[in-house]
Molecule: transfer RNA
Organism: uncultured Fibrobacter sp.
């Protein structure tokens, strides 16, 4: 320089013929259990606002198509691999 995969709460990892983002797990955090602690169960857990009900914003970064985009286009950046 060309081709390929991939980038998603704190951390792993799902969700697409474009329609409720974030399951499942692991870490936390609350409680139950225990004399105490481990296991083990239970319930919570992106971020702002709001007393709340809720409301807004988020899927590398910018933009473009759509009523609607994590997912279709387009340039960019990083990470992994192959070819020169």
């Nucleotide at each position: 320089g060309c081709c390929g995969g991939g980038g998603u709460g704190g951390u792993g990892a799902a969700a697409u013929u474009g329609g409720u983002a974030g399951a499942c797990g692991c870490g936390c955090u609350g409680g139950a259990c225990u004399c105490a602690a481990a296991a083990u169960c239970c319930a919570g857990u992106a971020c702002u606002c709001g007393c709340g009900a809720g409301a807004g914003u988020g899927u590398g970064a910018g933009g473009g198509u759509u009523c609607g985009a994590u997912u279709c286009c387009c340039u960019c950046c990083c990470c992994c691999g192959g070819c020169a």